[in-house]
RNA sequence: GAGAAAGGCAAACCGCUCGUGAGGGCGGGACGCAAAGCCACGGGGCUCGCAGCGUCGAGCUCGCCGGGUUACCGAA
Numbered sequence: 001g002a003g004a005a006a007g008g009c010a011a012a013c014c015g016c017u018c019g020u021g022a023g024g025g026c027g028g029g030a031c032g033c034a035a036a037g038c039c040a041c042g043g044g045g046c047u048c049g050c051a052g053c054g055u056c057g058a059g060c061u062c063g064c065c066g067g068g069u070u071a072c073c074g075a076a
Base pairs, nucleotide, nucleotide: 001073008033009032013028014027015026016025017024018023031063037069038068039067041066042065043064044061045060046059047058048057049056050054
């Protein structure tokens, strides 16, 4: 990041499954994505616990934003 080439990933929804839950995994399926590869580091959102309610603890979300890091191609 273009009107290119080779590709890649996979939202919602459905089925099965794990989890108290947010949500995760596998299969189907494509809304989209130039990092929609990875990381929970800083924010944001969400869940659970405590009945002490906090400037608390534990978790989820990287397809919410920022940051870090790795990567295909090569017009301007």
Predicted 3D model of a 76-nucleotide RNA (c-di-GMP-I riboswitch aptamer) from a soil metagenome. The RNAcentral record of the sequence draws on MGnify. Model confidence (mean pLDDT): 88 of 100. The model forms 95% of the base pairs in the Rfam consensus.